Model confidence (mean pLDDT): 78 of 100. A computed fold for an 84-nucleotide RNA from a Piscirickettsiaceae bacterium, annotated as c-di-GMP-I riboswitch aptamer. The model forms 85% of the base pairs in the Rfam consensus. It was read from a public genome assembly, where an Rfam model found it. The source organism's lineage runs through Bacteria, Pseudomonadati, Pseudomonadota, Thiotrichales and Piscirickettsiaceae. Rfam family: c-di-GMP-I riboswitch aptamer. Rfam links the family to the GO term cyclic-di-GMP binding.
RNA sequence: UUUAUUUUUUGCCAACUUUGGUGUGAACCAAAUACGGAAAGCUUCAGGUCUUUAGAUAAAAAUUAAGAUGGCUGGGCUGCAUUU
Numbered sequence: 001u002u003u004a005u006u007u008u009u010u011g012c013c014a015a016c017u018u019u020g021g022u023g024u025g026a027a028c029c030a031a032a033u034a035c036g037g038a039a040a041g042c043u044u045c046a047g048g049u050c051u052u053u054a055g056a057u058a059a060a061a062a063u064u065a066a067g068a069u070g071g072c073u074g075g076g077c078u079g080c081a082u083u084u
Base pairs, nucleotide, nucleotide: 012037013036017032018031019030020029021028022027035071041077042076043075045074046073047072048069049068050067051066052065
C1' cells in the first nucleotide's frame, strides 16, 4: 500500500443542477442532491470580483453612492482532534 474476514465505532458542512419563494439586479432562503472542504463555522475591517444608481462624456473606461459575494484572498473571533 492492496485484498478478504470478524468485532467495535462510523460524525460536520455542502458545489453544480432541479423545484418553490424573495429581490430591479448581483444574489439569497427552503427541499432534493453530493463537487469538494480539516475551519467550506461566524464576521464586510482591507483588497478583489459582480450588481444597481447619480453626475460627466460622442461612446467606452474610470469615478460617486448604495448593495451582493465569507465555497475569491487576507484580517478578527470561535470550535474540534493529535502532540509537547